[in-house]
RNA sequence: CGAGACGGACCGCCGAGUCUGCAAAGAGCCGGGGAACCACUUCCCUGGGGUGAAUCGGCCGGGCAACCGGCCGUAGGGCGAGCCUCUUCCGCGCCCGAACCCGACAGCUAACCCGGUAGGCGGUUGACGGAAGAAGGA
Numbered sequence: 001c002g003a004g005a006c007g008g009a010c011c012g013c014c015g016a017g018u019c020u021g022c023a024a025a026g027a028g029c030c031g032g033g034g035a036a037c038c039a040c041u042u043c044c045c046u047g048g049g050g051u052g053a054a055u056c057g058g059c060c061g062g063g064c065a066a067c068c069g070g071c072c073g074u075a076g077g078g079c080g081a082g083c084c085u086c087u088u089c090c091g092c093g094c095c096c097g098a099a100c101c102c103g104a105c106a107g108c109u110a111a112c113c114c115g116g117u118a119g120g121c122g123g124u125u126g127a128c129g130g131a132a133g134a135a136g137g138a
Stems, first nucleotide, its partner, number of pairs: 009124006018027003028117006038107001047105001048102004056073007076096005085134007
């Protein structure tokens, strides 16, 4: 001098997952069940349903099959931080396109009832540009 690891602080990202409180628990946000009306109206174990952006295809390999793995797309989703914060639009670029739960059962749904408030990452003075607006503060 450089690389790496651990810890702290700060900044930032996905997500409902934040704030107050010693705690218990509240506030806010999120999700599920649940009338009338409306919708659907038989049967179908080839069950059905929920959270979530995470659906739907093609090809290849293993396998008797079920299924498993890989690749390429795709409905859909996210990010691109500095000269206050937030929102929107355009271009370009980079990613995700999972996982889990209920347990024979649920359309919508006022009253009402029941839950969740996690987890996982990046950065260390740098960061792609252009345009429009709003709110707040001084």